[in-house]
The prediction has a mean pLDDT of 85. This is a predicted structure of an 86-nucleotide RNA (c-di-GMP-I riboswitch aptamer) from Cytobacillus oceanisediminis. It was read from a public genome assembly, where an Rfam model found it. NCBI's taxonomy places the organism under Bacteria, Bacillota, Bacilli, Caryophanales, Cytobacillus.
RNA sequence: GUACGAUAAAGGCAAAGUUGCUGAAAGGUGAUGACGCAAAACUAGAGGGGCUAAAGUCUUAGAGACCAUGCCAGCCAGCUUUCGAA
Numbered sequence: 001g002u003a004c005g006a007u008a009a010a011g012g013c014a015a016a017g018u019u020g021c022u023g024a025a026a027g028g029u030g031a032u033g034a035c036g037c038a039a040a041a042c043u044a045g046a047g048g049g050g051c052u053a054a055a056g057u058c059u060u061a062g063a064g065a066c067c068a069u070g071c072c073a074g075c076c077a078g079c080u081u082u083c084g085a086a
Base pairs, nucleotide, nucleotide: 004084005083012037013036017032018031019030020029021028022027035074042078043077047076048075049072050071051070056066057065058064059063
């Protein structure tokens, strides 16, 4: 340096739920709370995948279908990185 990952050490993050704010929604965010995580850091303006459907288009009696210009990094991926037993 690369790979690997302990019942090691020191730190870090924070799922679901509840609740305030925000948003058409998905979602975001503060508080609370810990299911978990060695990348649960970062990248969604150009890898794959997923969520929503306001506006728009089409059908139409209610209503429905399509669609990202809106999102998700705690789905895979890319990229950087703490510690050090086997």